[in-house]
RNA sequence: UUCUAUAGGUAAGCGCCAGACCCAAUUCUUUGGGUUGACGAGGUAUGGAGCUAUCGAAAAUUCGGCGGAUGCUCCAUCGGCAGAGAGUUAACUGUCGCACGCGGCGUACAAAUAUGCGGGCAACCGCAAAACAAAAGCGCCGCCAAACUUGCUC
Numbered sequence: 001u002u003c004u005a006u007a008g009g010u011a012a013g014c015g016c017c018a019g020a021c022c023c024a025a026u027u028c029u030u031u032g033g034g035u036u037g038a039c040g041a042g043g044u045a046u047g048g049a050g051c052u053a054u055c056g057a058a059a060a061u062u063c064g065g066c067g068g069a070u071g072c073u074c075c076a077u078c079g080g081c082a083g084a085g086a087g088u089u090a091a092c093u094g095u096c097g098c099a100c101g102c103g104g105c106g107u108a109c110a111a112a113u114a115u116g117c118g119g120g121c122a123a124c125c126g127c128a129a130a131a132c133a134a135a136a137g138c139g140c141c142g143c144c145a146a147a148c149u150u151g152c153u154c
Stems, first nucleotide, its partner, number of pairs: 014067004019036007039056003045077007078097006085154004090150002101143007115128005
């Protein structure tokens, strides 16, 4: 370095690198080895298509790029809820995905950084205790529709 077997581990703000940085050698501009390359919160009904895929912390190359992706929009399907004088919920419309939406008010939750300790020649890495978000969320209040829908029963 390659192959095989066994065991364990394995991500979706995730993985990777051609950038940056460190160390050694060197014919002095190359070679070899290494570090870093997004800090957490939140997030998936199924299939397809498209797209620059939510939120804040921080102010660092968290630059630059590749791949992927639970995001958004549209279509189809499945499912919950709501909509009729009463019933039915088959269809349809709306909305959402343990399942209306919109607005207002209130409210909970983080890690990095910094500090300390430890490891490494170094870049840098690990651990510890403490602090601080926003959105989704949760609570309360208000508005709670349109087609005054189709079918069936009364």
A computed fold for a 154-nucleotide RNA, annotated as glmS glucosamine-6-phosphate activated ribozyme aptamer. The coordinates come from a structure-prediction model, not an experiment, and the mean pLDDT is 77. It was read from a public genome assembly, where an Rfam model found it. It matches the Rfam family "glmS glucosamine-6-phosphate activated ribozyme aptamer". The family's RNA type in Rfam is riboswitch. Rfam links the family to the GO terms regulation of gene expression and catalytic activity.